Large-subunit ribosomal RNA, domain I from a marine sediment metagenome, 511 nucleotides, folded computationally. Its Rfam family is "Bacterial large subunit ribosomal RNA". The coordinates come from a structure-prediction model, not an experiment, and the mean pLDDT is 83. The RNAcentral record of the full RNA draws on SILVA.
Context: one part of a larger RNA
RNA sequence: CGCAUCUGGUGGAUGCCUUGGCAGCUGGAGGCGAUGAAGGACGUGGUAGCCUGCGAUAAGCUUCGGGGAGUCGGCAAACAGACUUCGAUCCGGAGAUUUCCGAAUGGGGAAACCCACUUCUCUCCUUUUAUUAGGAGGAGGUAUCCGCACCUGAAUACAUAGGGUGUAGAGGCGAACCCGGGGAACUGAAAUAUCUAAGUACCCGGAGGAAAAGAAAUCAAUAGAGAUUCCCUAAGUAGCGACGAGCGAACGGGGAUUAGCCCUUAAGCCACGAGGAACGUUAGUAGAAGUAUCUGGAAAGUUACGCCAUAGCGGGUGAUAGCCCCGUAUACGAAAACGGCCACGCGGUGAAAUCGAGUAGGGCGGGACACGUGACAUCCUGUCUGAACAUGGGGGGACCAUCCUCCAAGGCUAAAUACUCCCAGCUGACCGAUAGUGAACUAGUACCGUGAGGGAAAGGCGAAAAGAACCCCGGUGAGGGGAGUGAAAUAGAACCUGAAACCGUAUACCU
Numbered sequence: 001c002g003c004a005u006c007u008g009g010u011g012g013a014u015g016c017c018u019u020g021g022c023a024g025c026u027g028g029a030g031g032c033g034a035u036g037a038a039g040g041a042c043g044u045g046g047u048a049g050c051c052u053g054c055g056a057u058a059a060g061c062u063u064c065g066g067g068g069a070g071u072c073g074g075c076a077a078a079c080a081g082a083c084u085u086c087g088a089u090c091c092g093g094a095g096a097u098u099u100c101c102g103a104a105u106g107g108g109g110a111a112a113c114c115c116a117c118u119u120c121u122c123u124c125c126u127u128u129u130a131u132u133a134g135g136a137g138g139a140g141g142u143a144u145c146c147g148c149a150c151c152u153g154a155a156u157a158c159a160u161a162g163g164g165u166g167u168a169g170a171g172g173c174g175a176a177c178c179c180g181g182g183g184a185a186c187u188g189a190a191a192u193a194u195c196u197a198a199g200u201a202c203c204c205g206g207a208g209g210a211a212a213a214g215a216a217a218u219c220a221a222u223a224g225a226g227a228u229u230c231c232c233u234a235a236g237u238a239g240c241g242a243c244g245a246g247c248g249a250a251c252g253g254g255g256a257u258u259a260g261c262c263c264u265u266a267a268g269c270c271a272c273g274a275g276g277a278a279c280g281u282u283a284g285u286a287g288a289a290g291u292a293u294c295u296g297g298a299a300a301g302u303u304a305c306g307c308c309a310u311a312g313c314g315g316g317u318g319a320u321a322g323c324c325c326c327g328u329a330u331a332c333g334a335a336a337a338c339g340g341c342c343a344c345g346c347g348g349u350g351a352a353a354u355c356g357a358g359u360a361g362g363g364c365g366g367g368a369c370a371c372g373u374g375a376c377a378u379c380c381u382g383u384c385u386g387a388a389c390a391u392g393g394g395g396g397g398a399c400c401a402u403c404c405u406c407c408a409a410g411g412c413u414a415a416a417u418a419c420u421c422c423c424a425g426c427u428g429a430c431c432g433a434u435a436g437u438g439a440a441c442u443a444g445u446a447c448c449g450u451g452a453g454g455g456a457a458a459g460g461c462g463a464a465a466a467g468a469a470c471c472c473c474g475g476u477g478a479g480g481g482g483a484g485u486g487a488a489a490u491a492g493a494a495c496c497u498g499a500a501a502c503c504g505u506a507u508a509c510c511u
Stems, first nucleotide, its partner, number of pairs: 002509001004507002007504003015496001016460002020431002022428007029420002031173002039101003042055003046079001049075003061095006070083003106115003116142005122137005144170002147167006177208001178206005188195001192242001218225002229256005239247002260412003263356001268349003272345002275342002279339004284332003290305003294301001306323002308312001314326003361385008371397001392407005447454002467495001470482004
């Protein structure tokens, strides 16, 4: 050196745990904003920092309710000083305050800063015969666009443009869902151009709690149905398609939900006013029943004898508790605000006025329809055209006739349907710290990048800090040895368990 055994170090796997996540269900809510939002900057505590809260009235002020003994948020103790049964802290409703930036809106700007004008029968200071003049402060106003009303007013006579004043509204943010306007490519076709991907991604505009659609100029087929939307089916069928890759209905049937109306002023919707019912939301209240023995550090475990149960969901308590605690079943509760439904009144909207003419239809070119121009109906329209008037017109997949059916060119309309940034409760053959959100911890933090942007690691002493007084070695160290606490300290803060790699000690053997 090697091998074996023992015992340590290192390391942080594994086991156990969960403060955090993930996926859902039910109900709610579905907006906030010039009365200044979302999001921030800076401040704010007796004491430095971060988080939380708040805003110069600054971990708070007023008031109305709840509640009932301690309290002055968390990391995070301690000190100092206060408050509180004359009801504090705390919880809920309604108010007040709410710096600066930010749509940001007086002008500017390198966001959180700079510089103005103006009004005031607001305050203070200086000054003057004088509220005279000046200064400082306070409270307001001064952006743009659009609607309406009024006042003015060019070239240019009337006018119009323009200007001004007043008043109402808008602007920005927000996770998905919805409607509209634009609109790819990779890819697939085993290449590629029509085609596909796909009207997807993405951009823009707009709205609502849903949106859109919607009461037949619809389907059907000799029988009839009777607005729209969504689901199942029909059906991967009929079709479309370099008939390739692929795309892909409808009729009919079964369900969910049902609702119809109006255009000489409607139904409906919205807001406001004064009312009123149940109920609900935003704090809460009451709430049954157990003791002993044994083991143990500790009883909820064991043993014995009981009790409650409309409560044996769940959590905590020194191990596993129906009866110890919080709760749970059940029963109750609101000064205030909001929701909710009903009817009334008023206002707005509906709204285009005259049953729908530059329309229907046609030509050319495109687009939408499952349908790629095809024999291609139907719908939309860029361009050119262009009817009839219910004795009329559209459709029934070229076209014509017959027949059937409907009435375009005006408008409104709940429910069934889609979604979840958010609130509450509940659930899980979901995860358990390399998992589950990127984030269980100071996390979109540290750090990286000029920037757009990228983006971590990091949980666990113990039942309780009882967190090791005191002594010793040592550099008034680091670290350790005693002592002490504790059930345990090889649970000592680098702290539960503590695998392996790797490095030692001791012993035996071999060399």